This is a predicted structure of a 267-nucleotide RNA (Bacterial large signal recognition particle RNA) from a Miltoncostaeaceae bacterium.
The sequence is in RNAcentral, with records from ENA.
It matches the Rfam family "Bacterial large signal recognition particle RNA". Rfam classes the family as a non-coding RNA gene.
Model confidence (mean pLDDT): 75 of 100.
NCBI's taxonomy places the organism under Bacteria, Bacillati, Thermoleophilia, Miltoncostaeales, Miltoncostaeaceae.
């Protein structure tokens, strides 16, 4: 060096997750890579490896190690947002409120007389009259006393010789207190009453009328300014979450380069 037969090894690996930790089932990446059974409120372990059974290959394209490349996954993260929540603010916007300006916009009043001036009256206050309403009293009507109210008092009683007289029950008539009715009349008291009257006071805010004068008056809408309230539409800012995410960091399949790894027999 060649041949034959074997053995170690290999017949996929990785990320996140789970877990004390690890491997596997499930998810994802790589991309082709033996078969069967088992496994998520799971299975098997504490190991160069999931457990059990079977098969193939086999010392190199295939096994092992280092480096490079790098699919993909994870962490942190400036920043971003037609996302979701809360707040109510330096500003804009919307809707009310209060005050002021303005009569070059709209509308209204005004030569059938504005504003202003003068006069009178009202409105306001006090007193009072009248009326109204309500209460009370009187007057009116009715009822109304076993005896202690009146009149008349049968019968009966008493006095008297008699004539006659006296008290007096029931009945009848009348009336007092009181009760009830009526609301025409009188008196009196009161008033959340009055297109009413009289007297006095007061005022020029308002209203009416008359006179003078002769053209303005007036903030209803719109406009401007100031103050304050509500809404949370825009914008800005704040903090929490969610999503994306420059960058950075970590693991890293596939692939590439370099190196490493047996035993027996025969020639």
């Nucleotide at each position: 060096c060649c041949g034959u037969g074997c053995u170690a090894g290999g017949c996929g690996g990785g990320g996140a997750g789970c877990u004390a930790g690890c491997g596997g089932u499930g998810c994802c990446c790589u991309c082709u890579a033996c078969c069967c059974g088992c496994a998520a409120u799971c299975c098997g372990c504490u190991a160069c490896a999931g457990c059990g059974g079977g098969g193939c290959u086999g010392a190199a394209u295939c096994c092992c190690c280092a480096c490079c490349c790098g699919a993909g996954g994870g962490g942190c993260a400036a920043c971003u947002g037609a996302c979701a929540g809360a707040g109510a603010g330096a500003g804009g916007g919307g809707c009310g409120c209060g005050g002021g300006c303005a009569a070059a916009g709209c509308g209204g009043c005004g030569u059938u007389g504005a504003a202003g001036g003068c006069g009178a009256g009202g409105u306001c206050c006090c007193a009072u009259u009248c009326g109204g309403u309500g209460g009370g009293c009187g007057a009116c009507c009715g009822c109304g006393a076993a005896c202690c109210a009146g009149g008349u008092c049968a019968g009966g009683u008493c006095c008297g010789g008699a004539a006659g007289g006296a008290a007096g029950c029931a009945g009848c008539c009348u009336u007092a207190a009181g009760c009830g009715g009526a609301u025409c009349c009188g008196c009196u008291c009161a008033c959340g009453c009055g297109c009413a009257g009289u007297g006095g006071g007061g005022c020029u805010c308002c209203c009416u009328c008359g006179c003078c004068c002769g053209a303005g008056c007036a903030g209803g809408c719109g406009g401007c300014c100031c103050g304050g309230g509500c809404c949370a539409c825009c914008c800005u800012g704040u903090g929490c979450g969610c999503a994306g995410g420059a960058g950075u960091u970590u693991c890293g399949a596939c692939g590439g380069u370099g190196g490493g790894u047996g035993c027996a027999c025969g020639g």